[in-house]
RNA sequence: UCUUAUCCAGAGAAGGCUGAGGGACAGGCCCUAUGACGCCCGGCAACCUAGCAAAGAGAGAGCUGCGCUCCCCCGCGCCAAGGUGCUAACUCCUACAGGUAUGAAAAUACCUGACAGAUGAGA
Numbered sequence: 001u002c003u004u005a006u007c008c009a010g011a012g013a014a015g016g017c018u019g020a021g022g023g024a025c026a027g028g029c030c031c032u033a034u035g036a037c038g039c040c041c042g043g044c045a046a047c048c049u050a051g052c053a054a055a056g057a058g059a060g061a062g063c064u065g066c067g068c069u070c071c072c073c074c075g076c077g078c079c080a081a082g083g084u085g086c087u088a089a090c091u092c093c094u095a096c097a098g099g100u101a102u103g104a105a106a107a108u109a110c111c112u113g114a115c116a117g118a119u120g121a122g123a
Stems, first nucleotide, its partner, number of pairs: 001123007012041001015040003021031003026094003042087003047083003051078002056074001058072001060070004091116001096113007
């Protein structure tokens, strides 16, 4: 950089260290010395790997046979050991396009999609 899945749930109001910034970018609006960001610890979750595994599908083998048995693989789901990730606010909101409602208009609210971004897996 490309592909693909997910992004309205969850996770320390008072754990430790440090000490001034942070929420990607722009605008807004927020968080922050009642300590932000970061690191450690704790926690959440279940994307990948491992483990267990219902029903059932498929491959193979055995049995004289309808069929049964064995084994492999896939697998609802469980688990949380390993690899990540996450742990204010919907990805904090908006930005582009379309639609609906109110409105004389400006605008506001809501919905859908795109863009951008984040994370996993693969290339």

Predicted 3D model of a 123-nucleotide RNA (SAM riboswitch aptamer (S box leader)) from Brevibacillus massiliensis. Of the family's consensus pairs, 94% are formed in the model. Its Rfam family is "SAM riboswitch aptamer (S box leader)". Rfam describes the family as follows. The SAM riboswitch is found upstream of a number of genes which code for proteins involved in methionine or cysteine biosynthesis in Gram-positive bacteria. RNAcentral holds the sequence, with entries from MGnify. The coordinates come from a structure-prediction model, not an experiment, and the mean pLDDT is 81. The source organism's lineage runs through Bacteria, Bacillota, Caryophanales, Paenibacillaceae and Brevibacillus.